[in-house]
């Protein structure tokens, strides 16, 4: 240094849920709260998943179907970076 993830130390982060805000929604952000996480740090490049404002199609209508340029990094892969050090 790489692989790997035992013991400990220093720490970090924060699920569900509640309150508020933004958003058409998915969801995000802030506060509380801790299920957990050795990369549950960062990044939408690839795949998956979620939503459908706008667009397209159908319908007399209520509506229905398709679609991401939206979202998800705590879905997987990939890229970059990081604490400790047994076998």
């Nucleotide at each position: 240094c790489a692989g790997c993830g035992a013991a400990a130390a220093a720490g970090g982060u924060a699920a569900a849920c509640c309150c508020g805000u933004u958003g058409a929604a998915a969801a995000a952000c802030g506060g509380g709260g801790g299920c957990g996480c050795a990369a549950a740090a960062u990044c939408a490049c690839c795949g998956g998943u979620c939503u459908a404002a706008g667009g397209g199609g159908c319908g007399c209508a209520g509506g229905c179907c398709c679609u991401a340029c939206g979202a998800u990094g705590g879905c997987g892969g990939g890229a970059u970076u990081g604490c400790c050090g047994a076998a």